[in-house]
RNA sequence: ACCUUAUCCAGAGGUGGUGGAGGGACUGGCCCGAUGAAACCCAGCAACCGACAUGACGGAGCGAUCCGCAUGCACGGUGCUAAUUCCUGCAGAAAUACGUUCAUUCUGGAAGAUAAGGG
Numbered sequence: 001a002c003c004u005u006a007u008c009c010a011g012a013g014g015u016g017g018u019g020g021a022g023g024g025a026c027u028g029g030c031c032c033g034a035u036g037a038a039a040c041c042c043a044g045c046a047a048c049c050g051a052c053a054u055g056a057c058g059g060a061g062c063g064a065u066c067c068g069c070a071u072g073c074a075c076g077g078u079g080c081u082a083a084u085u086c087c088u089g090c091a092g093a094a095a096u097a098c099g100u101u102c103a104u105u106c107u108g109g110a111a112g113a114u115a116a117g118g119g
Stems, first nucleotide, its partner, number of pairs: 002118007013042001016041003022032003026089001028087002043081003048077003052072004057068004085111001090108005
């Protein structure tokens, strides 16, 4: 590279610093940006993993204790901080319509992102 599982309508810079023209994965749209993009620093948000704390809880053990579960906690490892993953792509359904297309709504999927595990 790739595979599996979980999550993706909550939250966080209307006024920080450096930086200078791009950015929102891709397609088609639609947006953000010199009233300052990316990136870096700082600040903040958040319990995915670990640590720690708590428990009239469940299990194992003679016991110390261990495992599970729940809650808490930004201490460590990530992550995130415009717009639902900004909408969309493929399939199906609903209502309107004689029918089709477009458009609307809903469901599932694909793709993507993040975490944990595998490899």
The prediction has a mean pLDDT of 82. This is a predicted structure of a 119-nucleotide RNA (SAM riboswitch aptamer (S box leader)) from Brevibacillus fluminis.